Lysine riboswitch aptamer, 174 nucleotides, folded computationally. The coordinates come from a structure-prediction model, not an experiment, and the mean pLDDT is 76. It was read from a public genome assembly, where an Rfam model found it.

[in-house]
RNA sequence: AUAAGAAGUAGAGGUUGCGCGGAUUAUCAGUACGGAAUCGGAUGCAGCAGGUGCAGAUGAAGGUUCCGGAAAGGGAGAGCGCCGAAGGCCGUACCUCACUGCAGGUACAGGUCUGGGCAUAUGGUGAAUAAUCAUAUGACUGUCAUCCGAAAGGGAUGGGGAGCUACUCUUAAA
Numbered sequence: 001a002u003a004a005g006a007a008g009u010a011g012a013g014g015u016u017g018c019g020c021g022g023a024u025u026a027u028c029a030g031u032a033c034g035g036a037a038u039c040g041g042a043u044g045c046a047g048c049a050g051g052u053g054c055a056g057a058u059g060a061a062g063g064u065u066c067c068g069g070a071a072a073g074g075g076a077g078a079g080c081g082c083c084g085a086a087g088g089c090c091g092u093a094c095c096u097c098a099c100u101g102c103a104g105g106u107a108c109a110g111g112u113c114u115g116g117g118c119a120u121a122u123g124g125u126g127a128a129u130a131a132u133c134a135u136a137u138g139a140c141u142g143u144c145a146u147c148c149g150a151a152a153g154g155g156a157u158g159g160g161g162a163g164c165u166a167c168u169c170u171u172a173a174a
Base pairs, nucleotide, nucleotide: 002172003171004170005169007168008167009166010165011164014083017082018081019080020079024076025075033068034067035066036065037064038063039062043055044054045053046052047102048101049100050099051097086114087113088112089111090110091108092107093106094105095104096103115141116140118138119137120136121135122134123133124132125131143159144158145157146156147155148154
C1' cells in the first nucleotide's frame, strides 16, 4: 500500500431526524351516562354477521325540557433513550360474548418491505377538518458510484440503510 468480509468500535444525515413520554394541558363533550317530567308505542343492548344471552306493554328505542355530568383512545408536552434510530405488512399468542367468521387492540423469538423528512392525491384507523399508517406522484435532503467541469460547498444520471464515513480485526495475493 491493494482486495474481500451481513466482523468489531465510533460517527454523520434533519423544512419537526426517530422512538418513549409521568404530571399537566386542549380536544373528545355539555357527548356517553345518571336523576326528574313529558311525548312515544315495539323494539333495544352485548364491536359487526350467524348464534347465544340479557332488558322490554309493570312500557323498548327515540324526541323535548330541566338538574348533574365523565372516561378511554388519539394530539401537545418538559424530559429521557437514540441514528434500523424506527415503522408497515405477514406470522404466532392473548383480549373484545360460549362458539364460527370478520374487524379492532396488546405483546413478540421470527419472516419480509422501507435511506430520511415534506407536499399533494386516494384508501385504512379515528369523534375529527387533528393525528397516524399504506400506496402513488412531485420536488427537497444526506450518502456512495459513474460521468461532466480548471475547480467549487458546482452539475447530470443511477443505487440502497444488508448503505455511507473513520479506525480496528480477520482472510487472500504481491